[in-house]
Context: one part of a larger RNA
RNA sequence: GGAUGAACGCUGGCGGCGUGCCUAACACAUGCAAGUCGAACGAAGCUUUCUGAUCGGAGAUUCCUCAAAGAUCAGGAAUGACUUAGUGGCGGACGGGUGAGUAACGCGCGAGUAACCUGCCUUUCAGAGGGGGACAACAGUUGGAAACGACUGCUAAUACCGCAUAACAUUACGAGGGGGCAUCUCCUUGUAAUCAAAGGAGCAAUCCGCUGAAAGAUGGACUCACGUCUGAUUAGCUAGUUGGAGAGGUAACGGCUCACCAAGGCUGCGAUCAGUAGCCGGACUGAGAGGUUGAACGGCCACAUUGGGACUGAGAUACGGCCCACACUCCUACGGGAGGCAGCAGUGGGGAAUAUUGGGCAAUGGGCAAAAGCCUGACCCAGCCACGCCGCGUGAAGGAAGAAGGUCUUCGGAUUGUAAACUUCUUUUAUGAGGGACGAAGGACGUGACGGUACCUCAUGAAUAAGCCACGGCUAACUACGUGCCAGCAGCCGCGGUAAUACGUAGGUGGCAAGCGUUAUCC
Numbered sequence: 001g002g003a004u005g006a007a008c009g010c011u012g013g014c015g016g017c018g019u020g021c022c023u024a025a026c027a028c029a030u031g032c033a034a035g036u037c038g039a040a041c042g043a044a045g046c047u048u049u050c051u052g053a054u055c056g057g058a059g060a061u062u063c064c065u066c067a068a069a070g071a072u073c074a075g076g077a078a079u080g081a082c083u084u085a086g087u088g089g090c091g092g093a094c095g096g097g098u099g100a101g102u103a104a105c106g107c108g109c110g111a112g113u114a115a116c117c118u119g120c121c122u123u124u125c126a127g128a129g130g131g132g133g134a135c136a137a138c139a140g141u142u143g144g145a146a147a148c149g150a151c152u153g154c155u156a157a158u159a160c161c162g163c164a165u166a167a168c169a170u171u172a173c174g175a176g177g178g179g180g181c182a183u184c185u186c187c188u189u190g191u192a193a194u195c196a197a198a199g200g201a202g203c204a205a206u207c208c209g210c211u212g213a214a215a216g217a218u219g220g221a222c223u224c225a226c227g228u229c230u231g232a233u234u235a236g237c238u239a240g241u242u243g244g245a246g247a248g249g250u251a252a253c254g255g256c257u258c259a260c261c262a263a264g265g266c267u268g269c270g271a272u273c274a275g276u277a278g279c280c281g282g283a284c285u286g287a288g289a290g291g292u293u294g295a296a297c298g299g300c301c302a303c304a305u306u307g308g309g310a311c312u313g314a315g316a317u318a319c320g321g322c323c324c325a326c327a328c329u330c331c332u333a334c335g336g337g338a339g340g341c342a343g344c345a346g347u348g349g350g351g352a353a354u355a356u357u358g359g360g361c362a363a364u365g366g367g368c369a370a371a372a373g374c375c376u377g378a379c380c381c382a383g384c385c386a387c388g389c390c391g392c393g394u395g396a397a398g399g400a401a402g403a404a405g406g407u408c409u410u411c412g413g414a415u416u417g418u419a420a421a422c423u424u425c426u427u428u429u430a431u432g433a434g435g436g437a438c439g440a441a442g443g444a445c446g447u448g449a450c451g452g453u454a455c456c457u458c459a460u461g462a463a464u465a466a467g468c469c470a471c472g473g474c475u476a477a478c479u480a481c482g483u484g485c486c487a488g489c490a491g492c493c494g495c496g497g498u499a500a501u502a503c504g505u506a507g508g509u510g511g512c513a514a515g516c517g518u519u520a521u522c523c
């Protein structure tokens, strides 16, 4: 000198764009953050229509009666972009947070899989025949303070289960041909065995789904070469340890697991142990080499109060799912239950220190749905903070009686100083008024949180707007007074003991400027 997720002191006009718990991965009140589909299903409710009964009684009347609107009840049948507790499907493995752990195939970079999986999506081929039995909801009985159950009975489905059909699938046994990288693998073909399916909407056309297979795409899994902090005041470490052949398990290879056999494996090119740490693209600095760093944005990993476990599923060993244990908090009728903000706000605490319990789904994106749409603290916006970067302003031109005042003075004057006053202008900004967007993209119509915002026009009036630090040398900038080794200053050298350009104040000057200085850290 540059830099910062900064903090502190003094000061503070505006706008744009960004950033904002670095500490306690401490504890959390409250609200919201993941739902959706009635075009899978039964049921319940509502709406509208029809019928009947009881009221009602506008009116009509031949005085016997006939009767509209409206109200209540009952019944069956329909109606609807109607509502939804339950069954069912898809999604809750994405998106969002944090960096505790991890020195590791975790990450980076480059390869490999003749050792693998992949819902939704795309393409292609083939198919969807015929049956069955349940369980919720519901009804009844019943336990419990509650959370939540138990028993009996009924019922539907794209829920569940057999049967049929069966190949380019799988398995077993064969035949032929090709390829390679050892185990092998690919193609053609034969025999046998095994395994599928679901319907819905619509008048229909058709559309949306369903099943098997082959490929693609996307996403993942595993393996390997190389790279990846400090310590030897850590020198030996290791028994599923290292290898084998076998079995089990896995999507798959593999001591991944198990029984048996062998005795191996790593290490001075640093094993093991200990400490520290998420890694990278990048960021800062530097002429570079390098050093430091890993906030924000993007990629990967890990975690979700702590520890363990599996279930479901294409995918999790699952932040807002389940089970167990510990700690903590809450409810309780003391028998038993409920909870997990490292999601967005917010609270307490810690700290030098870090924001609103805001608006909207208008846009982008995501989930579900045939769609309308619903949900979305992702996101888009607004609020707070000079925290940072950038831009603008606090007037401009003229103006010497060099005014007054201040300061210094050799008392002549010098300086503040064209500075002010004064004259002539301007209106960025500010305030008020009028107009008023883009962002909206779907064929048209309609659709904007931001926002009556940005922007434009007019009006008013210099009007609303300057500080901070320094002035001995390094280092740009000096005098007076006070103080008297005191009070104090100080980054280093050092200054102060009676004329201090070094302390304090004043005037002046220098530097930067809505900031300035200090502290901390890196180069």
Base pairs, nucleotide, nucleotide: 001523002522003521004520006519007518008517009516010515013392014391015390016389017388018387020384021350026348027347028346030345031344032343035090036089037088040087041086043084044083045082046080048078049077050076051074052073053072054071055070059066060065097303098302099301106228107227108226110224111223112222113221116220117219121216122215123214124213125212126211127210129163131161132160138153139152140151141150142149143148169194170193171192172191173190174189175188176187177186178185179184199208200207201206229275230274231273236266237265238264241263242262243261244260246258247257248256278300279299280298281297282293283292284291285290306325307324308323309322328339329338330337331336356382358381359380360379364378365376366375367374368373395425396424397423398422405416406415407414408413430460431459432458433457434456435455439450467512468511469510470509471508472493473492474491478507479506480505481504482503488495489494
The part of an RNA shown here (small-subunit ribosomal RNA, 5' domain) has 523 nucleotides and comes from an uncultured bacterium.
Its mean pLDDT, the model's own confidence on a scale to 100, is 82.
It matches the Rfam family "Bacterial small subunit ribosomal RNA". Its family is annotated with ribosome and structural constituent of ribosome in the Gene Ontology.